The RNA shown here (transfer RNA) has 74 nucleotides and comes from a Candidatus Woesearchaeota archaeon. Rfam family: tRNA. The family's RNA type in Rfam is transfer RNA. The RNAcentral record of the sequence draws on ENA. Taxonomically the source falls in Candidatus Woesearchaeota (Archaea, Nanobdellati). Model confidence (mean pLDDT): 83 of 100.

RNA sequence: CCCCGCAUAGCUCAACCUGGCAGAGCACUCGGCUGUAGCCCGAGGGAUUCCCGGUUCAAAUCCGGGUGCGGGGA
Numbered sequence: 001c002c003c004c005g006c007a008u009a010g011c012u013c014a015a016c017c018u019g020g021c022a023g024a025g026c027a028c029u030c031g032g033c034u035g036u037a038g039c040c041c042g043a044g045g046g047a048u049u050c051c052c053g054g055u056u057c058a059a060a061u062c063c064g065g066g067u068g069c070g071g072g073g074a
Stems, first nucleotide, its partner, number of pairs: 001073007010026004020057001028044005050066005
C1' cells in the first nucleotide's frame, strides 16, 4: 500500500441480507420472600446503533468518506 470482517444498553450479543415501534440475557434500582443476606418471584430505569455526509415519506439496516480493532496479501 491492497483486500476482507467487525463496531448496537455498564458487559455479552440479537435485529442488518429483505429499510417500517431498537430487543434479550447478565448487571443495576425498587418491591415481595427471609431473623439478615443470597437463591427465587414481580416491576422499573438505562441506547444520538463508532463519526461525518448522501438516498428515502421513513435508515441500526442502503450508498460514499473517515476512525478504531481483527484477519489475509504484497